This is a predicted structure of a 75-nucleotide RNA (transfer RNA) from Quadrisphaera setariae. Taxonomically the source falls in Quadrisphaera (Bacteria, Bacillati, Actinomycetota, Kineosporiales). It matches the Rfam family "tRNA". It is annotated as a transfer RNA.
RNA sequence: GCCCUGGUAGCUCAGCGGAAGAGCAACCGCCUCCUAAGCGGUAGGUCGCGGGUUCGAGUCCCGCCUGGGGCACCG
Repeated sequence: GCCCUGGUAGCUCAGCGGAAGAGCAACCGCCUCCUAAGCGGUAGGUCGCGGGUUCGAGUCCCGCCUGGGGCACCG
């Protein structure tokens, strides 16, 4: 330098054009003598950044940033 792949809640990840979700964690409650476990509920998001396409973009296209992998160059 080229190619592939990932970036969505604190963490691990779904979501492949039409209302942003789950599990764990956090918080509140129930249960319990207390704690843990279990059960119910609540809150939490500039969807990496900037443009474009579209009536409508997390999703499609372009550029950039960044993690991982491969290939090439290195007289």